[in-house]
RNA sequence: UGAGCCGGCCGGGCGGCCGCGUGUCGGGGCCGCCGUUCACGCGGCGGUGACCGGCCCGAGGAACGUCCGGACUCCACAGGGCAAGGUGCUGGGUAACACCCAGUCGGGGCGACCCGCAGGACAGUGCCACAGAAAACAGACCGCCGAUGGCGGAGCGACUUCGGUUGGUCCGCACAGGUAAGGGUGCAACGGUGCGGUAAGAGCGCACCAGCGUCCGGGGUGACCCGGGCGGCUCGGUAAACCCCACUUGGAGCAAGGUCAGACAGGGAGCGGGUGGCCCGCCCAACUCCCGGGUAGACCGCAAGAGUCGUCGGGUAACCGCCGACCGAGAUGGAUGACCACCCUCGACAGAAUCCGGCGUACAGGCCGACUCACCAC
RNA sequence: GCCGGGGUAGCUCAGACGGUAGAGCAGCUCACUCGUAAUGAGCAGGUCGUCGGUUCAAGUCCGAUCCCCGGCUCCA
Numbered sequence: 001u002g003a004g005c006c007g008g009c010c011g012g013g014c015g016g017c018c019g020c021g022u023g024u025c026g027g028g029g030c031c032g033c034c035g036u037u038c039a040c041g042c043g044g045c046g047g048u049g050a051c052c053g054g055c056c057c058g059a060g061g062a063a064c065g066u067c068c069g070g071a072c073u074c075c076a077c078a079g080g081g082c083a084a085g086g087u088g089c090u091g092g093g094u095a096a097c098a099c100c101c102a103g104u105c106g107g108g109g110c111g112a113c114c115c116g117c118a119g120g121a122c123a124g125u126g127c128c129a130c131a132g133a134a135a136a137c138a139g140a141c142c143g144c145c146g147a148u149g150g151c152g153g154a155g156c157g158a159c160u161u162c163g164g165u166u167g168g169u170c171c172g173c174a175c176a177g178g179u180a181a182g183g184g185u186g187c188a189a190c191g192g193u194g195c196g197g198u199a200a201g202a203g204c205g206c207a208c209c210a211g212c213g214u215c216c217g218g219g220g221u222g223a224c225c226c227g228g229g230c231g232g233c234u235c236g237g238u239a240a241a242c243c244c245c246a247c248u249u250g251g252a253g254c255a256a257g258g259u260c261a262g263a264c265a266g267g268g269a270g271c272g273g274g275u276g277g278c279c280c281g282c283c284c285a286a287c288u289c290c291c292g293g294g295u296a297g298a299c300c301g302c303a304a305g306a307g308u309c310g311u312c313g314g315g316u317a318a319c320c321g322c323c324g325a326c327c328g329a330g331a332u333g334g335a336u337g338a339c340c341a342c343c344c345u346c347g348a349c350a351g352a353a354u355c356c357g358g359c360g361u362a363c364a365g366g367c368c369g370a371c372u373c374a375c376c377a378c
Numbered sequence: 379g380c381c382g383g384g385g386u387a388g389c390u391c392a393g394a395c396g397g398u399a400g401a402g403c404a405g406c407u408c409a410c411u412c413g414u415a416a417u418g419a420g421c422a423g424g425u426c427g428u429c430g431g432u433u434c435a436a437g438u439c440c441g442a443u444c445c446c447c448g449g450c451u452c453c454a
Base pairs, nucleotide, nucleotide: 001374002373003372004371006369007368008367009366010365012343013342015340016339018337020058021057023055024054025053026052027051029048030047031046032045033044034043035042036041060349064360065359067358068357069356070355071354072253073252074251075250079280080279081278082277084249085248086247087246088245089103090102091101092100093099104118105116106115107114108113119244120243124242125241126238127237128236141183142182143179144178145177148176149175150173151172152171153170154169156167157166158165159164191209192208193207194206195205196204210234211233212231213230214229215228216227217226218225219224257300258299259298260297266291267290268289269288270287272284273283274282293453294452307326308325309324310323312321313320314319344347379450380449381448382447383446384445385444388403389402390401391400397434405421406420407419408418409417427443428442429441430440431439
């Protein structure tokens, strides 16, 4: 200099003006109570969803998708069994998780580093299309062989009642049979290379390599790793197929649920409801469904929390502990916007709706730090 | 906001436990008819919403994402 990899952070700024929403303060209006007055009225106190004015504050790293996990609420205090679902290397973190951290193993990259829904396929069952001989207790199409047995032929020996019988040798056939080295098919064909061996072959035997099982020693909390011995044991894949094993899950969801006010018109069916898989158990005691009717209101839940930042301490880290400081978005037809001026690197994805912890997805551009590789120069 | 269901041919829908995707209507060609319709025969038309993963193999199984549809207030 170029290429790359990992982590953290930011997500236009300043000003003016108009507007929107919550909160708060003040004014006016209205209402109530008290005092005063014969009464009107006046004064004081309190309240107030609409009016006017002031002040303060007012979206995000993903507020998103709603994919997981919790808090909270109601139904038993969430109980037992079966069923159904979820998770799945090990150890730790956490309120909890399918998340995070650290490691192990496997895969990719020269490397920094990245990726992995990563238990069990000798508990069992299923499936493996087409092609191929054969797709899982192996099997045999071409090929190789045919030692042994069989058949045929040649020639030799022995015996003979001269018809034959019988024993070796050689050649042929490929009938019985042997074989899995080679060919070919396929995602996948029952270890690989070499030597021996054989009729031809084959872990059939041996050496080395790979895998598996088992035993021993060492290290580690553990997953697992390192070393050595033994056994020719060579055993297909698939569990994001059923299943087995271990752990785990009650259901519904803030339109949960509760309080107040107001309005209306009841009728029918069922016999329980919580329970929206089933059974038991428990609790409650009037409910559930349908048709019809009424309302379209207020408040709580609902904004200080597993909160943010900083020092110190523990821990490799995730994270935890102590102390200190800081922190008003909260609607319910649903606010956070528009215009002008200046500056810059010219501004992306997108907007709360009960609240948190994660994951995933979208994103113009920019900043900081650590590291790797290649080339060049010293 | 909370919770469910679904995307397959131009349209409406099938597709048991993965093996190479069909049916009806519509379209085109031919036959029948004087001609049209109906009928009969034949043909074409799909990357199964998109992307990734598991697997030898994915419409099907798993994950992510895009789009469409539906349900859910209170009182007696």
Predicted 3D model of RNase P RNA and transfer RNA as a complex of 454 nucleotides. It holds a member of the Rfam family "Bacterial RNase P class A". Gene Ontology terms of the family: ribonuclease P activity, tRNA processing and dimeric ribonuclease P complex. Rfam's curators write: Ribonuclease P (RNase P) is a ubiquitous endoribonuclease, found in archaea, bacteria and eukarya as well as chloroplasts and mitochondria. Its mean pLDDT, the model's own confidence on a scale to 100, is 79.